[in-house]
Molecule: Glycine riboswitch aptamer
Organism: Caminicella sporogenes DSM 14501
RNA sequence: AUGAAGGAUACGGGAGAGAGUCGAAAGACCGCCGAAGGUAUAAGUUGUUACUAUGCCAGUAACAAUAAAGAUCUCAGGCAAAAGGACCGUAUCUAGACA
Repeated sequence: AUGAAGGAUACGGGAGAGAGUCGAAAGACCGCCGAAGGUAUAAGUUGUUACUAUGCCAGUAACAAUAAAGAUCUCAGGCAAAAGGACCGUAUCUAGACA
């Protein structure tokens, strides 16, 4: 720069599940939700070793590394309203990829 992704701010939208029970309180107990954040898992990929095969490329197994979500777990958080809220949209600022 006729300015990609990303980032910040403002505004708008934004689901689920207990105003649970006991207790003076502190707290204890039972039931639930997934959309702050976080965790486990793995197809695949890569590496090492062993075995097998082969003219060569390889194949199999074990181990290690890496590797996703709105799916998993429910640690955290949440279960009237308010607040919070993944994510979406608009605007401004920033950023500087491709050409």